Transfer RNA from Methanosphaera sp. ISO3-F5, 75 nucleotides, folded computationally. Rfam family: tRNA. Gene Ontology term of the family: triplet codon-amino acid adaptor activity. RNAcentral records the identical sequence in 2 taxa. The organism belongs to Methanosphaera, within Archaea. The sequence is in RNAcentral, with records from ENA and MGnify.
RNA sequence: GGGCCUGUAGCCUAGCCUGGAUAGGGCGCGGGACUUCUAAUCCCGAGGCCGUGGGUUCAACUCCCACCAGGUCCG
Numbered sequence: 001g002g003g004c005c006u007g008u009a010g011c012c013u014a015g016c017c018u019g020g021a022u023a024g025g026g027c028g029c030g031g032g033a034c035u036u037c038u039a040a041u042c043c044c045g046a047g048g049c050c051g052u053g054g055g056u057u058c059a060a061c062u063c064c065c066a067c068c069a070g071g072u073c074c075g
Stems, first nucleotide, its partner, number of pairs: 001074007010027004020058001029045005051067005
């Protein structure tokens, strides 16, 4: 320098191919119930506007382009 893959909450992850109305789940965190207390279990809650920018479209996490970061392969 070139090819491919990945980027979604504090951490992990589904959704992307086939665009559609408040982006779902687990762990963790906060509160409560239960318990003599703790753990476990159960209930409730906060936390994202999807790596960045642009384009297409009535409408974009999703499609297109560039860039950034990480991984991997080739030279």